A computed fold for an 82-nucleotide RNA from a Candidatus Acetothermia bacterium, annotated as c-di-GMP-I riboswitch aptamer. Rfam family: c-di-GMP-I riboswitch aptamer. Rfam describes the family as follows. GEMM was predicted in a large-scale screen for bacterial structured RNA regulatory elements. The prediction has a mean pLDDT of 90.
[in-house]
RNA sequence: GCUCGAAAAAGGCAAACUCGUAGAAAUGCGAGGACGCAAAGCCACGGGCCUAAAGGAGAACUAUGGCAGCCGGGCUACCGAA
Numbered sequence: 001g002c003u004c005g006a007a008a009a010a011g012g013c014a015a016a017c018u019c020g021u022a023g024a025a026a027u028g029c030g031a032g033g034a035c036g037c038a039a040a041g042c043c044a045c046g047g048g049c050c051u052a053a054a055g056g057a058g059a060a061c062u063a064u065g066g067c068a069g070c071c072g073g074g075c076u077a078c079c080g081a082a
Stems, first nucleotide, its partner, number of pairs: 004080002012037002017032006035069001041075003045072003048067003054062002
C1' cells in the first nucleotide's frame, strides 16, 4: 500500500414513530427518537422502486419530480486485532 473487518479503542450516521416546516405527491429539511449501519459519506451512471402537479376529453399512461438505508458502478474517507 492492497485486501479485510475485532465481543478493540476514539469518534460518526440515524429506521419506525412524533412535532414543526417546504411540496400536488413521492419526499426533503429542522428538532426529538434509535431499528440498524464499516462507507447508512458523496454522485441518479445502469437496473429497480415511489409519486403524477402538468400533459392527456377522460381512464390508462408518462418524470421533467424523488429514493444513495434496494442492487450494481464511480469518487472519497476514520481506526487497525486476526